Background: A computed fold for a 1396-nucleotide RNA from an uncultured bacterium, annotated as small-subunit ribosomal RNA. It matches the Rfam family "Bacterial small subunit ribosomal RNA". Rfam links the family to the GO terms structural constituent of ribosome and ribosome.
RNA sequence: AGAGUUUGAUCCUGGCUCAGGAUGAACUCUAGCUACAGGCUUAACACAUGCAAGUCGAGGGGCAGCAUGAAAGGAACUUCGGUUCUUUUUGAUGGCGACCGGCGCACGGGUGCGUAACGCGUAUCGAACCUGCCUCAUACUCGGGGAUAGCCUUGCGAAAGUAAGAUUAAUACCCGGCGGUCUCGGAUGGCCGCAUGACUGUCCGAGUGAAGAUUUAUCGGUAUGAGAUGGCGAUGCGUCCCAUUAGCUAGUUGGUGAGGUAACGGCUCACCAAGGCAUCGAUGGGUAGGGGUUCUGAGAGGAAGGUCCCCCACAUUGGAACUGAGACACGGUCCAAACUCCUACGGGAGGCAGCAGUGAGGAAUAUUGGUCAAUGGACGAAAGUCUGAACCAGCCAAGUAGCGUGCAGGAUGACGGCCCUCUGGGUUGUAAACUGCUUUUAGUUGGGAAUAAAAAGAGGGACGUGUCCCUUAUUGUAUGUACCAUCAGAAAAAGGACCGGCUAAUUCCGUGCCAGCAGCCGCGGUAAUACGGAAGGUCCAGGCGUUAUCCGGAUUUAUUGGGUUUAAAGGGAGCGCAGGCGGCGGCGUAAGUCAGUUGUGAAAUCGUGCGGCUUAACCGUGCAAUUGCAGUUGAUACUGCGUCGCUUGAGUGCACACAGGGAUGUUGGAAUUCAUGGUGUAGCGGUGAAAUGCUUAGAUAUCAUGAAGAACUCCGAUCGCGAAGGCAUAUGUCCGGAGUGCAACUGACGCUGAAGCACGAAAGCGUGGGGAGCAAAUAGGAUUAGAUACCCUAGUAGUCCACGCCGUAAACGAUGAGAACUAGGUGUUGGAGGAAUAACUCAGUGCCGCAGUUAACGCAAUAAGUUCUCCGCCUGGGGAGUAUGCACGCAAGUGUGAAACUCAAAGGAAUUGACGGGGGCCCGCACAAGCGGUGGAGUAUGUGGUUUAAUUCGAAGCAACGCGAAGAACCUUACCAGGCCUUGACAUCCCUUGCAGAGGUAUAGAGAUAUAUCCGAGGUUAACAAGGAGACAGGUGGUGCAUGGUUGUCGUCAGCUCGUGUCGUGAGAUGUUGGGUUAAGUCCCGCAACGAGCGCAACCCUUGUGAUAUGUUACUAACAUUGAGUUGAGGACUCAUAUCAGACUGCCGGUGAUAAACCGGAGGAAGGUGGGGAUGACGUCAAAUCAUCAUGCCCCUUAUGGCCUGGGCUACACACGUACUACAAUGGCGUCUACAAAGAGCGGCAAGCCUGUGAAGGCAAGCGAAUCUCAUAAAGGACGUCUCAGUUCGGAUUGAAGUCUGCAACCCGACUUCAUGAAGCUGGAAUCGCUAGUAAUCGCGAAUCAGCAUGUCGCGGUGAAUACGUUCUCGGGCCUUGCACACACCGCCCGUCAAG
Repeated sequence: AGAGUUUGAUCCUGGCUCAGGAUGAACUCUAGCUACAGGCUUAACACAUGCAAGUCGAGGGGCAGCAUGAAAGGAACUUCGGUUCUUUUUGAUGGCGACCGGCGCACGGGUGCGUAACGCGUAUCGAACCUGCCUCAUACUCGGGGAUAGCCUUGCGAAAGUAAGAUUAAUACCCGGCGGUCUCGGAUGGCCGCAUGACUGUCCGAGUGAAGAUUUAUCGGUAUGAGAUGGCGAUGCGUCCCAUUAGCUAGUUGGUGAGGUAACGGCUCACCAAGGCAUCGAUGGGUAGGGGUUCUGAGAGGAAGGUCCCCCACAUUGGAACUGAGACACGGUCCAAACUCCUACGGGAGGCAGCAGUGAGGAAUAUUGGUCAAUGGACGAAAGUCUGAACCAGCCAAGUAGCGUGCAGGAUGACGGCCCUCUGGGUUGUAAACUGCUUUUAGUUGGGAAUAAAAAGAGGGACGUGUCCCUUAUUGUAUGUACCAUCAGAAAAAGGACCGGCUAAUUCCGUGCCAGCAGCCGCGGUAAUACGGAAGGUCCAGGCGUUAUCCGGAUUUAUUGGGUUUAAAGGGAGCGCAGGCGGCGGCGUAAGUCAGUUGUGAAAUCGUGCGGCUUAACCGUGCAAUUGCAGUUGAUACUGCGUCGCUUGAGUGCACACAGGGAUGUUGGAAUUCAUGGUGUAGCGGUGAAAUGCUUAGAUAUCAUGAAGAACUCCGAUCGCGAAGGCAUAUGUCCGGAGUGCAACUGACGCUGAAGCACGAAAGCGUGGGGAGCAAAUAGGAUUAGAUACCCUAGUAGUCCACGCCGUAAACGAUGAGAACUAGGUGUUGGAGGAAUAACUCAGUGCCGCAGUUAACGCAAUAAGUUCUCCGCCUGGGGAGUAUGCACGCAAGUGUGAAACUCAAAGGAAUUGACGGGGGCCCGCACAAGCGGUGGAGUAUGUGGUUUAAUUCGAAGCAACGCGAAGAACCUUACCAGGCCUUGACAUCCCUUGCAGAGGUAUAGAGAUAUAUCCGAGGUUAACAAGGAGACAGGUGGUGCAUGGUUGUCGUCAGCUCGUGUCGUGAGAUGUUGGGUUAAGUCCCGCAACGAGCGCAACCCUUGUGAUAUGUUACUAACAUUGAGUUGAGGACUCAUAUCAGACUGCCGGUGAUAAACCGGAGGAAGGUGGGGAUGACGUCAAAUCAUCAUGCCCCUUAUGGCCUGGGCUACACACGUACUACAAUGGCGUCUACAAAGAGCGGCAAGCCUGUGAAGGCAAGCGAAUCUCAUAAAGGACGUCUCAGUUCGGAUUGAAGUCUGCAACCCGACUUCAUGAAGCUGGAAUCGCUAGUAAUCGCGAAUCAGCAUGUCGCGGUGAAUACGUUCUCGGGCCUUGCACACACCGCCCGUCAAG
């Protein structure tokens, strides 16, 4: 000192939360010792039991009990003296229960109910007072009297107690005398005080006192004065919350008189007056003992008031007095009440908020302990007695402080645990073991204090006669404690919380949005550093955490030290009482202010110096501090007060000019509607389109005349006026206002303004008018799923006027009023002077903009800048401007205005994206223009669904569905049924055995397999096989949301970024935007940017032209030859292979910024990326794939692995996708006939010949292929036929017979022949492809493959139409705008209803 949390990210505002300290604490886990301090915060609840206030015989009468003495009697013993025991008498002695009397009991101890008060704190006053015991001073202490308790007698009563009689004492009580003082009253003099008055002298009158005791020395008693101590009273200031408590008060406020008191006082009473308090908060309500101090804080503050000290109040609750120096009295009295107890039912007793203790309450707080040794108190002459005050001990980690649980060495880095990339490491860890050393504390044994330098007793001495000194005996609870020594032995002594971030410290296992955690954010849905356990680590440590509370952090109530355009917050606006603040100069004063000094601010506490307990905590002692209050002496700048002046603030006057300022009359034209009349005829009106409505009873339209009400076109504006609301035809009257100029007058008269008063749009309300148009409500028609809306037709309140209410608006510039200062530029309104078009200037009203400011946006002389004054308002979101109370209002409602509960956010500004039924520009077979399809039929194929023992699995909008699958009869195969195997079909290792026994045959079986046989290839090393044990194998089991790799898609779209610089607080921006251009972020120009990278393009392949080289298996012009480039031959041509050339907007013209580029042209095989392909940026979709493969984790292990037979993947009411074939004449069929390219081939392609109608079969050349073969290309051409029909179209389906492949065509192959001849006559809504060698159409080939394409991938042949164009649909790119979205519009979010 800060941190976390709003967002995709940012800055700000703002709340919530955390880290710190503290406690009279409580709870969980744990616990060795010592010292000090602390311990009912709750029920001022109720209390059993014991103790807590007595003492004095030196005040008194006495003698119950005890002891002693004396006397008498008795008994026993006897040494006969007496002794012992016992009974009685005796107050004679010590002493003493009860009683009278004195003093004390008003202290000490407890508690915090009450109290918001002179209760407390502080300062001052008492000239308005009291004070026992104590100290000092003065004086006195004479005489007498009558009672009474006790005791005794007699009663009553259960008891508590009480009554009567008799008798007695005092330091109890009473009376008298002397006498002074004192008190009171009256008269009079002096002196003093701030005042009421005080002190004092003299005279007169009245009143008032005493007690003795013991013994020779004192103690007492009375009166007065003084002191000390303690108390009482008065006053100033300070002392909690609520205004949703605003008025309170009748002894109330004051006076006179009286009473009362220690004393003042309405303290009480009589009379008189009508006052007193209060927004500077009275009264009322709530809460609370106050202070010194304690905690926290840098401080200012905030919170608290336990222990200790001071004060107050109280003693079961309420009231009252008595006694006394002192009480209205905790352990006194009386009365009332409640409660408890006793009772003989008549009546009585009691008060722990004293110390212990009990019950109850509660999360929670101790022993029914010891002693008066010390300190202190009461009484006493004293000894002494009493003392739950006090001092000690006991219990409690409840706090603070101290000590200990060992120290040193010790690596094989042991064992064990845990982890891993796993048999080797890491960590626990010098930790342990082991070696050496020490012994605090606890334990053993022994010694052993101080606190007593005191006190009083007794004896003695000195002098100053009440003090000191000496001697002697005595007194210790704590305590045999502290402390010291001795002995043994590492011996007896460590835990708690935490480990995702904040916040120091991480891994494994278990769990699987479950169990649970959590202070905030949040964690957990199968790889959890956040749950539970373990290992390790971190932090504290005899404690550690949790909970509760307070302060801090929080400048989050802001005096120090905040804000108010948009985040919460400026009152709607003005006038204005109180209040706050206030111009220039002089004089006075000294209240504020400043300085010195004096008193006080108790002690303790806090800070600090020194000292004492072994240290520390703790304690002692000194100093500082106590920021305060009061007195006093000075200072006088500023503020205040008084006074004298001034003119610049403010106001007045005169002059000039101004406006849609207000009130109230009058006035004008256009328009609308209505009425009447005319003309005129079928519609009008209205809408996106309609309908309701009006109209042949004559509308709409049009003309004329009339009536009514409301509003004022143009001018008109970026304008003017007004405090705001607001104000507009013209004009009269009345009223208000700012401006400019002059400088005549007043002389600070000012600013702001809680209350208060008046103003205040629209709507609304009341009464009375008025009512044309418009128009809530309402009605009808439409729209719609509905439409209580938007649209239309009607239409009432209302809108208008007068009077009266209401008092609110996004009443906004979301910006309170006033004053001063602070760069410029440019419009405009009113005015002044002015050379009267300029410039300057004053007042207003706008824009731009500097400094400055702001979170930013922005504001910027009309401030949101720099300052001053005053007012209003704000303090997280919701609940809520709600409830309640009060006030106002006719009502509607308005003003004032909470809490419970709930959330961790709500919010402002700006940024980047995405999005918009926002805008601009552009592109694409995107639309349009065309051509051909799909959707209807049949079939093929895939999918869904259904079915099934199984119909294995995956793919799901585009971007799944002739997809994985370039080919399921078995196999494949993963699925199902059944039969089998268990170290296994496959890999590595170990042991044993064996010629290394493959294979064949036979039998059983569906087969796997089992058995047999010796038929047997081959063969000598454990390399093979069999058997065995376990490590392990195996898994198309799960997770594509744990992954790698691969792929799809946006999209071959033109984008995606970086470095440096610059701008911005920042996220970010710039560059990449702009002007052109391009297929293109392609290029050019401009520009706070300059460069660069991945993409684009190019480089690669192919195709189109040529050249060169090479010519076999290719080619053939010339020569020869053949049936034939067949063979010689040729190297020209075609073609093939290889290497080059060619195209670059290079050239010309135009357009354009002279640029880039575009348009046209020339040349050229090809022209503007020539055509096609490969090539796919940053990224998006948790896109697809664990079943190609690889792989983490999980799961199965006589099975989820392996083998086999059979079945299934081929099912079939249905739905969808993709294809094929068609529906025919641009056609079908038949015969004849022409022209390709690209491929493939030895388990192969197969010529040719023969057989078969054919599929094919048989025989068999050639060819591992520019040589041979597949291999006839088809559409096309020629001729013929069919003649518009379900046909000579179409070919499904079915029957029969076959061919081929293959162990095997039943489920379930293809093909052939003959026969059969279904639907279908061009296809609804909708939808797909294609821009040129393209669509369409025609055939050919290949992969897979034993066999099996209408699929897929290639090849060539024939070969079109159309594109005006970018409004619309879809997709995309760039710029811009809005945004409450960011999982990003398939978003967010509101209301109703239902369920929980």